About this RNA
A computed fold for a 511-nucleotide part of an RNA from an uncultured bacterium, annotated as small-subunit ribosomal RNA, 5' domain. It matches the Rfam family "Bacterial small subunit ribosomal RNA".
[in-house]
Context: one part of a larger RNA
RNA sequence: GACGAACGCUGGCGGCGUGCUUAACACAUGCAAGUCGAACGGUAAGGCCCUUUCGGGGGUACACGAGUGGCGAACGGGUGAGUAACACGUGAGUAACCUGCCCAUCACUUCGGGAUAACGCUGGGAAACUGGUGCUAAUACCGGAUAUGAGCUCCUGCUGCAUGGUGGGGGUUGGAAAGUUCUGGCGGUGGUGGAUGGACUCGCGUCCUAUCAGCUUGUUGGUGAGGUUGUGGCUCACCAAGGCGUCGACGGGUAGCCGGCCUGAGAGGGUGACCGGCCACAUUGGGACUGAGAUACGGCCCAGACUCCUACGGGAGGCAGCAGUGGGGAAUAUUGCACAAUGGGCGAAAGCCUGAUGCAGCAACGCCGCGUGCGGGAUGACGGCCUUCGGGUUGUAAACCGCUUUCACCAGGGACGAAGGGCCUUUCGGGGUUUGACGGUACCUGGAGAAGAAGCACCGGCUAACUACGUGCCAGCAGCCGCGGUGAUACGUAGGGUGCGAGCGUUGUCC
Repeated sequence: GACGAACGCUGGCGGCGUGCUUAACACAUGCAAGUCGAACGGUAAGGCCCUUUCGGGGGUACACGAGUGGCGAACGGGUGAGUAACACGUGAGUAACCUGCCCAUCACUUCGGGAUAACGCUGGGAAACUGGUGCUAAUACCGGAUAUGAGCUCCUGCUGCAUGGUGGGGGUUGGAAAGUUCUGGCGGUGGUGGAUGGACUCGCGUCCUAUCAGCUUGUUGGUGAGGUUGUGGCUCACCAAGGCGUCGACGGGUAGCCGGCCUGAGAGGGUGACCGGCCACAUUGGGACUGAGAUACGGCCCAGACUCCUACGGGAGGCAGCAGUGGGGAAUAUUGCACAAUGGGCGAAAGCCUGAUGCAGCAACGCCGCGUGCGGGAUGACGGCCUUCGGGUUGUAAACCGCUUUCACCAGGGACGAAGGGCCUUUCGGGGUUUGACGGUACCUGGAGAAGAAGCACCGGCUAACUACGUGCCAGCAGCCGCGGUGAUACGUAGGGUGCGAGCGUUGUCC
C1' cells in the first nucleotide's frame, strides 16, 4: 500500500459498487421453461345468441382446459468438487469433419395408404399410475413416381501439400406436407455457398516433491476390420517388440485455467472474489435414449446412501437456480416489485413465459462526495486542571451580537429512461391516442430554525504529542527495545496535547 474481511468503540446524509472465502452439508415452502388454434381432431370451464320441463340442450369460435403435433427446453442461471490435462493461454492445421434456426442461390412441392391419442364404454390400484374395447384428425407415421444434384462405379481434363483436390461425360440406390378473415405471404424437400457455433490434431508455455528412479502389455508400431460427423489402439483379430525417462518418466501432494487484480521505479513476487472468455460438475457411481446439438442442474433407466407417503402390495424426491431454513463458522443480505427497459424462448401478430435482467430492501463491507455552521466577540467570565500561589492553561473556546440554511424535516410541483408495437386518422409527408416496476423517487420551488448530526487511537524511543494523582516487580503494559520493587512523561484515572475523522483502532493475509 491492498482486502469479498472479521472483532472492539462510535455512527448524520447521499452516489456507485460489493456481500457463505467455512459444510460440493442437509433442505420445509413458493417461484426459476414454456409457447403455438395461422399444424390437428375437438370443446372441459368462461363470454355471447337461441331454447328449456329450469335438471339441461343447441349454436358461435370471442376464446381455449386436457390431448396429438411443431419449436424451445443443450440457451440463460449456479458452483469450483474433480482435473497437473491439449484442461487453459497463445500460435498454426483439418486435402480428416459436423452445424437446427439465419442469409444468398438453383430445382422441386406429385399420387396414395394404414393407424393412434383425445373422446365413448368398461376394468385394476390407497396412491403413483395403468389395462381392455370401439371411433377419429393432422405440418404425426408409412408406401409409390419424378431427380439438377448426392452416395458407389467406369472413362477423361487441369492441378497440388503425402494421403489427394477440382471439373466434364456414362451406368446403379433413396425426397416433399399443408395451412390461411388478408391470395400479400408464412411454410416443406433436395443441392451448393456463406455466416454462426462446435469437434479433432500439433508447436510453445503452465505449482511443489528424488525421503518417488525406473515406468508401460492395448503398452509402442504395422496389416485388416468395426465404430464415429470425422483422423486415430478409439475398439477388436493377427503380427512385430517396441514406447517413455535425470532436458525428471512413473508415483505422491496441492490446484479449476486465463484476461485480469494487488504490490513494486522496474524486473519480479502474490493472487484468480466481483466483471468477461474457456473448462468441469449438478445427491454418489454407471448407462444409454431423443435430438442439428446433451456433463442432458429443474429429462429417462439401474445401483448406493439419505428423506418422505403408504391401505404394507407399492410409490415419491434431489436448491452447487432466486428467496428462505437448520447446521458449520470470526463472518456474509429479502421467503420483496416488475416484465416499463435490455436480452432470450414460442408465435404471422397481438401476446404469453422469463428469480436472466431492471429495480427496490438489509449491511460504514469498500471507494468517493457533503454536512455537523460562518463572522464578530476579553470583565481573557464560571467551572476543570496545574501552580513557584504571582499566575498559567482550557481559550475566541463559551456566553452574547449579526448572518447563512447545504444535508436532514415540512409543503407544492414533478421527470429522463418510451423506442417500438397496438388503435383511430391521413393529402401517405404525417397527425392523434395508449404503454414506467423503480416512483410521487431523482430534481425544482417555497417554509422554519443553528436548529437534528463526533468520535476513535495515541502521547518513553522508533513516532507527531506532558503534567498531576493513584499504585508500589502488585495491579498491569508491550510491535521491538523494554516499563512497574514509594518522585512511573511507559500501569490506571484526570487535565492538556498529537494524529485521523463518520470513522478510528486491533487481528489475519499478500507485496